This is a predicted structure of a 95-nucleotide RNA (Glycine riboswitch aptamer) from Thalassospira povalilytica.
RNA sequence: CGCACCACGACGGGAGAGCCCGGUUACCCGCAUAACCGGCGCCGAAGGAGCAAUAGCCCCAUAAAACUCUCAGGCAGAUGGACCGUCGCGGAUAG
Numbered sequence: 001c002g003c004a005c006c007a008c009g010a011c012g013g014g015a016g017a018g019c020c021c022g023g024u025u026a027c028c029c030g031c032a033u034a035a036c037c038g039g040c041g042c043c044g045a046a047g048g049a050g051c052a053a054u055a056g057c058c059c060c061a062u063a064a065a066a067c068u069c070u071c072a073g074g075c076a077g078a079u080g081g082a083c084c085g086u087c088g089c090g091g092a093u094a095g
Base pairs, nucleotide, nucleotide: 001095005091006090008088009087010086011085012084013083018040020039021038022037023036024035025034026033041075042074043073047071048069049068050067054063055062
């Protein structure tokens, strides 16, 4: 000097599924609207849990999916969003 790799920040991209039903409150003649509570249906890509392909002698230990569950979360738009890309900064390291 410094590839891969890791963390953080900025920017860009980023799916699925009812803007269903009932009630309360605010407002109100009523409707509509908003918040909250309850019910039914549905989705998987925050997080969480389960199984274990794999980690090339084997065992143990450990790590481990976008699969499974749907606790949590979500089901117009907005927000959020696993993950991906670019840049910056730091760490670490083959050379």
Record summary:
NCBI's taxonomy places the organism under Bacteria, Pseudomonadota, Alphaproteobacteria, Thalassospiraceae, Thalassospira. It was read from a public genome assembly, where an Rfam model found it.